The RNA shown here (small-subunit ribosomal RNA) has 1454 nucleotides and comes from an uncultured bacterium.
Rfam family: Bacterial small subunit ribosomal RNA. Gene Ontology terms of the family: structural constituent of ribosome and ribosome.
Its mean pLDDT, the model's own confidence on a scale to 100, is 85.
């Protein structure tokens, strides 16, 4: 430090997702041993039971016990009293707050106990618990007498200080309550112990020390969909309170106060040291420890006290549990343990006070669930061990495997150590400063014996991401953090073996930060990716021009204080070492203060003129408002001419016209725009603005330098302005023209297109709305940075010209268009910047929900601003590339059209298919490119199908045991439908003499036309014999990729030829090869009499745009011509680029995997593969006279021929028999060609046309023509009279016709298929359509690529959420009623020891009883926020469903 994911690839831009650290965790598997930590995060729910604050007889009388005769002594110790109890421990409720951090103020203040210092402790005096007697009560406790002590309580006295009044002085202060002297009131005490010295208590001051109240600046959540709050509220006077200032609280007067620098409200939350994370800034967090706050069963209140409004006090209310005798009573674990409830979840009702700390006590001592210790949990960190060396026959055994071997694997076994740790036994601490005295502990350490012995899991292996194989499963189970696995070969599910990682753990899940530069202060953006407000004025803020002087606030530097310890980070020690646990040290920022500097910012004060602005001369302009006016066109009205149409459209029709349209004149009315000029032109801030004239008015530029003297830019909130549609009110009203009719188009048209037409449009007076793709999708200003060329409009100059005026150069403003450098993902921007800077302002942070809801607010409404969340998805998106693809464009090519012949589609029949049917009609081929296809031969055989019969090492190979000698093979009876089954007889090879071979039997194993062309090879169709597909290298581009291959020409052709940042080449074209044309040369089996050389085959020639003209670029090539048999590739043929279509074939043939083995394998017989109500393709024949019959007569080629071909000759009407020369074939058969010709009949009829169909007779092949075969002869003689829509083939020896020959084959269903001669046309202006294609372009939301993608209702299902009649919660104040306790105040008629009084009585107190407040509780009425609701709105996802087709191409109306 990065990775994966959006694309077919590519760049961006974005989310989302993972490695990494951390946790008070918890779950899941699993678990040895130790040390230090550490453990209710939820119910601030409810608690049972024990502890957790007492202590002092040296402060008191008293009672109980023990000793003693006593006197007394000790010992407990209920109560008076005195100090604690306000500390320690707990929790985080609540609080956004001077509550917490810090820095400082108190001249506004308190402090028990401690420590220093001065001073003192003199006289009295009533009473009181407890005890005693008694009364009430169940109980808690309560009353009444009566006696009594004290360090209790009270009066007095004395007063240097003390505090109050009063005034006086001295420094200081913003400010007197500081000093210092003065006068006048007032305020203290207690005493125990001790022989005693003395201690140890107490009173009054002073003054440390620690401790604490208050006050003040700074700083630390989230919400503007909280925007105005506030009546004790701001202030003042005056008085109460309080340790102490002060609206603290009160009466009176005054109207402030606070806030966008965020007041008030609402949410949320104990703060801070620290702790995780991060480089770091920052982020998150606030368990454990240490400070600080707040609380102690809810709320309220005081008392006491130095200190509380008080966790283990008290008094009230309230709600909970208890006890009760029903009267009344008692309680408060959020203190250690414990329980119960909550929850995913968190310990013992243990030990000691041994130590440290702490109350009391003079001390011993006592108390201390504080704290020390132990127990319980792998909850964390540290750290140790489960062994160490050697050992290859690489055992066994598992897995895997191409069977050959790999692995697990020195792993194991064994052998030879060695004992941490474990177990036994001994033996034993430090923690205790000074003799004793440890809870921990017989612990930790030592020290010996024993023995390899008690001790390894987990979670991963498709990429990220380190680790792979089998088998199982079959989009199922199931996985998964992202992308995504699983639909029969899964390294991704489950198992196994294997391997990686970590290890007493390892994994899972929550939760935080990182990575995320994805909130960016460090450190972004904002023309197309999210993102510039619709334009301006403009308050407040921010931000500011040149010189200069002063301040010193910011800022810099030093000094000095603070920043608690722990925690972190160097060092250095101590537990063996680490965790841990000590000491020392260091900086860093922060905040006060203090001193000094003066750049730069900032404030003052006085000056510049370069920014701004103001006056002068000039000037362009649809700039804005208001009056006026003009002409042209449309309609509409009147009148004339004229007559049958107009009108509209792709074509109609709707309408309109014989009542006179439409055309056409003349005059008229009346709205609304202003043609030509008009320019990429011009004025505004922007919306916008456009005839001409007149008024009035804004802003702009130039030119000059005359005046001010920084007056500036920006600019949240505010204001104004603001296209269109839209709304209100009253006017006007031609054309257009939503709505709305109608006609058309269509499946349907709710639309496009036509006739009409209301609202609007505008206008016009008022006046709302406040948006828009308000776009240059570009906020405003300022400056800086190469040029080129247009244009508007100023100013200086020059030429020209008399003048308008043209023309050039210099300088300004505007406004284009090209392009340097830079920028940019890229497209593109480029002085009119998207470029380099500054200032200010808006504004985004993943698509979807959604600019939606809800609130607020403006609107008359319509609606606008402002503006979420649950859910949902991995993504959306920008530029570009390369393809595909358009009912985009250009250029061109094909028998693609066209032009032309002949057919098909209609008939009857063969043939394939499909459908259907059967026991089976086997399989396979399915648009072009399946369908007379695989099949170039199905009566059996083929054969894969189907009945049924048989046989199981098998009909066929190969090995391996065993076994056979009349063996192996033939095989008559006899039984079957064959197959088989018998088994009478016949009967073998080779041998090195061992046996081989061969049979039979076992066992491996064979077979499969059984599934999978979507696991394969190979073949092969196709686009296409289309031109076209690619590299090497160079250069351009961040890439993806381009170029080259594109352009200009020209070709059948990427074929040349020129041009060109490309130069080359590869695969295709072309040529090379075959075949036909000429003519030469050889050779001659066969032809024909020789000899020739028609012929046959072999060899080379011939044609190359080679020559002439002409076009063309001085090219390539074309166009025509010569000659020649042949002429621009001469005709055919083979020959098939990269690729495409998961195109076809597992049934030609191989060949993984899966199924099958008495069957899916083989053998047989018979049946079917030939079935028939259809449909469809290939065909054949035919409908006739260019033709049929029938008679005579001519001219081919290719080819086959040995279980072949078969002549002559007889036989038969005929197929065809009998025959057998000849011939392995230029020789002999096949063998006649037919179309044609000639003659002759037929006369337009279902015929003398056409043959289907059928019956009769025969022939041939075959073991066998029944299903199911061809051929002949008589006989019969069907449908058809030229074939709708559509459709095919073919451009020359072609197309049509006409016949011949082969393969396959016993035979044939061939009309098919592949040759092969015969005769022998037509037509083609031409490229506009159709259909295939090629090139270059363009758009593109397509890339499974248009057969693409995709949108919106309806229907189902699931889920969130919005309204809503209301229902029901919490929470907040408020207004009013009743109002405990308690403080404070009032009050008089009650009661009262000290004190005053000679007394009466007074002081003063308590008690009561009234007021104020006051918790709560009650009544209504509201704000804020929750749930829940019939129903209802949209929404988001689902495999698929309906209806259309809306956007992507000009997406078929941009």
């Nucleotide at each position: 430090a990065g990775a994966g994911u959006u694309u077919g690839a590519u760049c961006c831009u974005g989310g989302c997702u993972c490695a990494g650290g951390a946790u008070g965790a918890a779950c899941g598997c699993u678990g040895g041993c130790g040390g230090c930590g550490u453990g209710c995060u939820u119910a601030a729910c409810a608690c049972a039971u024990g502890c957790a604050a007492g202590u002092c007889g040296a402060a008191c009388g008293g009672u109980a016990g023990u000793a003693g005769g006593a006197a007394u002594a000790c010992u407990a110790u209920a109560g008076u009293g005195g100090c604690g109890a306000a500390c320690g421990g707990g929790u985080g409720a609540g609080g956004a707050a001077c509550a917490c951090g810090u820095a400082g103020c108190u001249a506004a203040c308190c402090u028990g106990c401690c420590c220093u210092c001065c001073a003192g402790c003199g006289c009295g005096g009533g009473a009181u618990a407890a005890c005693g007697u008694u009364u009430c009560g169940a109980a808690a406790g309560a009353g009444a007498u009566g006696c009594u002590a004290a360090u209790a309580c009270c009066g007095u006295a004395u007063a240097a200080g003390c505090u109050c009044a009063c005034a006086a002085u001295c420094g200081g202060u913003a400010g007197g309550g500081g000093g210092u002297a003065g006068u006048g009131a007032g305020a203290a005490a207690a005493g125990g112990g001790g022989g005693a010295a003395c201690c140890c208590a107490c009173u009054g001051g002073a003054g440390g020390a620690g401790g604490g109240g208050g006050c003040u600046g700074c700083g630390g959540c989230c919400u503007a969909u909280c925007a105005g709050g506030u009546a004790g509220u701001u202030g003042g006077u005056g008085a109460g309170g309080u340790a102490a200032g002060a609206g603290c609280u009160c009466a009176c007067c005054a109207a402030g106060c606070c806030g966008a620098c965020g007041a008030c409200g609402g949410g949320u939350a104990g703060g801070g040291g620290g702790u995780c994370u991060g480089a770091g800034a920052g982020g998150a967090u606030g368990a454990u420890c240490c400070c600080c706050c707040a609380c102690a069963c809810u709320g309220g209140g005081a008392c006491u006290g130095a200190g509380a409004c008080a966790c283990g006090g008290c008094c009230c209310a309230g709600a909970c549990u208890c006890c009760u005798a029903c009267g009344g009573g008692a309680g408060g674990c959020a203190g250690c343990a414990g329980u119960g409830a909550g929850g995913g979840a968190u310990a013992u009702u243990g030990g000691u006070c041994a130590a440290u700390g702490g109350g009391g006590g003079a001390a011993a001592c006592c108390c201390u669930g504080a704290a020390c210790c132990a127990g319980c949990g792998a909850c964390g960190c540290c750290g140790c061990g489960u062994g160490g060396g050697u050992g290859a026959a690489g055992a066994a055994g598992g897995c895997c495997u191409u069977c050959g071997g790999g692995u697990c694997g020195u792993a194991a076994a064994g052998c030879c150590c060695u004992u941490u740790u474990c177990c036994c036994g001994c033996u034993g601490a430090c923690g205790a400063g000074g003799a004793a005295g440890g809870a921990c502990g017989g612990u930790a350490g030592g020290c010996g014996g024993g023995g390899a012995a008690g001790a390894a899991g987990u979670c991963u292996c498709g990429g990220c991401u380190a680790a792979c194989u089998a088998c199982g499963u079959g989009c199922c189970a199931g996985c998964a953090g992202c992308c995504g696995c699983g639909g029969u070969a899964a390294a991704a599910c489950g198992u196994a073996g294997g391997a990686g990682g970590c290890a007493a753990g390892c994994g899972u899940u929550a939760u935080c930060c990182g990575g995320a530069g994805u909130u960016a202060c460090u450190g972004g953006g904002c023309g197309u990716a999210a993102a510039g407000c619709g334009c301006g004025c403009g308050c407040a803020g921010g931000c500011g021009g040149c010189g200069a002087a002063g301040c010193a606030a910011g800022u810099g530097a030093g000094g000095u204080g603070u920043g608690a310890a722990a925690u972190a980070u160097c060092c250095c020690g101590g537990c063996u070492a680490a965790a841990c646990c000590g000491g020392g040290a260091g900086g860093g920022g922060a905040c006060a203060u203090u001193u000094c500097a003066g750049a730069c910012u900032g404030c003052u004060u006085g000056g510049c003129u370069a920014g701004a602005g103001u006056g002068g001369a000039g000037u362009a302009g649809a700039g804005g408002a208001g009056c006026g006016u003009g002409g042209a066109a449309u309609u509409c009205c009147g009148g004339g001419u004229g007559u049958a149409g107009u009108g509209g459209u792709g074509a109609a029709a709707u309408a309109u016209g014989c009542a006179g349209a439409u055309a056409u004149c003349c005059g008229g009315a009346g709205g609304a725009a202003c043609a030509c000029c008009a320019g990429a032109g011009g004025u505004g801030a922007a919306g916008a603005c456009g005839g001409c004239g007149c008024u009035c008015u804004g802003g702009g530029c130039u030119c000059g330098a005359a005046c001010u003297g920084a007056c500036g830019c920006u600019g949240a909130g505010g204001c104004g302005c603001g296209a269109a549609a839209g709304c209100u009110u009253g006017g006007g009203g031609a054309g257009c023209g939503a709505a709305c009719g109608g006609g058309a188009u269509u499946a349907g048209a709710g639309a496009c297109c036509c006739c009409g037409g209301u609202a609007g449009u505008c206008c016009c007076a008022a006046g709302c709305c406040g948006u828009a793709a308000a776009c240059g999708a570009u906020g405003c200003u300022g400056a800086c940075u190469a040029g080129a060329u247009g244009u508007c409009u100023g100013u200086u100059u020059u030429g020209g010209g008399a003048a308008a005026c043209c023309g050039g150069a210099a300088u300004g403003g505007g406004u284009g268009u090209c392009g340097a450098a830079g920028c940019c993902a890229a497209c593109g921007c480029g002085a009119u910047a998207a470029g380099u800077c500054a200032g200010c302002c808006g504004c985004c942070u993943g698509g979807g929900g959604a600019g939606u809801a809800c609130g607020g607010u403006c609107g008359c409404a319509a609606g606008g601003c402002u503006a979420a969340a649950a859910c949902u998805c991995a993504a959306a998106g920008g530029a570009a590339u390369u393809g595909a693809c358009g009912g985009g464009g250009g250029c061109c090519c094909g028998c693609a059209c066209a032009a032309g012949c002949a057919g098909c589609g209609g008939a009857g029949c063969g043939u394939g298919u499909g459908g259907u049917u059967u026991a089976a009609u086997u399989c396979g081929a399915u648009g072009c490119a399946a369908c007379a296809c695989g099949a170039a031969g199905a009566a059996c055989c083929u054969u894969a199908c189907c009945u049924g019969g048989g046989u199981u090492u098998g009909a066929c190979a190969u090995c391996a045991g065993g076994g056979u000698a009349g063996u192996a093979g033939g095989g008559a009876a006899c039984c079957g439908a064959a197959a088989g089954g018998g088994g009478a007889c016949c009967g073998a090879c080779c041998u090195u003499c061992g046996g081989g071979a061969g049979c039979c039997c076992u066992g491996a194993c064979a077979g499969g036309u059984g599934c999978u062309g979507c696991a394969u090879g190979g073949c092969u169709g196709u686009c296409g014999u289309c031109a076209g597909c690619u590299c090497g290298u160079g250069u351009c581009g961040u890439g993806a990729g381009a170029u080259g291959u594109u352009c200009g020409g020209u070709u059948a052709a990427g074929u040349c030829c020129g041009a060109a940042a490309a130069c080359g080449a590869g695969c295709g074209c072309a040529a090379c090869c075959c075949u036909c044309g000429g003519g030469g040369c050889u050779a001659g089996u066969u032809a024909c009499a020789a000899g020739u050389g028609u012929c046959u085959a072999g060899c080379g020639c011939g044609a190359c745009u080679g020559c002439c003209c002409g076009u063309g670029a001085g090219a390539a090539a074309c166009g025509g011509g010569a000659g020649g048999a042949a002429g621009g590739u001469g005709g055919g043929g083979a020959u098939g680029a990269u690729g495409u279509c998961a195109a076809g074939u597992c049934a030609g043939c191989a060949u993984g995997g899966c199924c099958u083995u008495u069957a899916u394998a083989u053998c047989c017989a018979g049946g079917g593969c030939u079935a028939c109500a259809c449909a469809c393709a290939c065909g054949c024949u035919a409908c006739a006279a260019u033709g049929g019959g029938c008679g005579g007569u001519a001219c081919a080629g290719u080819g086959g021929g040995g279980a072949g071909c078969g002549a002559a000759g007889c036989c038969g009407c005929g197929a065809g028999g009998c025959g057998g020369a000849g011939c392995g074939a230029a020789u002999c058969c096949u063998g006649a060609a037919a179309a044609g010709c000639c003659g002759u009949u037929c006369g337009u009829a279902g015929u003398u046309c056409g043959g289907a169909u059928u019956g009769c007779a025969g022939g041939c092949u075959g073991c066998a023509a029944c299903u199911c075969g061809c051929c002949u002869g008589c006989a019969u003689g069907a449908a058809g009279c030229u074939g709708g829509a559509g459709u095919u083939g073919c451009u020359a020896g072609u197309a049509a016709c006409c016949g011949c020959a082969g393969g396959u084959c016993a035979g044939c269903g061939a009309u098919a298929c592949u040759g092969c001669g015969g005769u022998g046309a037509a037509u083609a202006c031409g490229u506009u359509c159709c259909c295939g294609g090629g090139c270059c372009u363009u758009g593109u939301a397509c890339a499974c690529a248009c057969c693409g993608c995709c949108c919106g209702u309806c229907a189902c299902g699931u889920c969130a959420u919005g309204g809503g009649a209301g229902c029901u919660g919490g929470u907040c104040a408020c207004g009013c009623c009743u109002g405990a306790a308690g403080u404070c105040g009032a009050g008089g008629g009650g009661u009262u020891a000290a004190c005053c009084g000679g007394a009466a009585g007074g002081a003063g107190a308590c008690a009561c009883u009234c007021g104020c407040c006051g918790a709560a509780g009650g009544c209504a009425g509201g704000g804020c926020u929750g749930g829940u609701g019939a129903c209802u709105g949209g929404g988001a996802c689902g495999a698929a469903g309906u209806c259309g087709u809306a956007a992507c191409a000009a997406g078929g109306u941009a």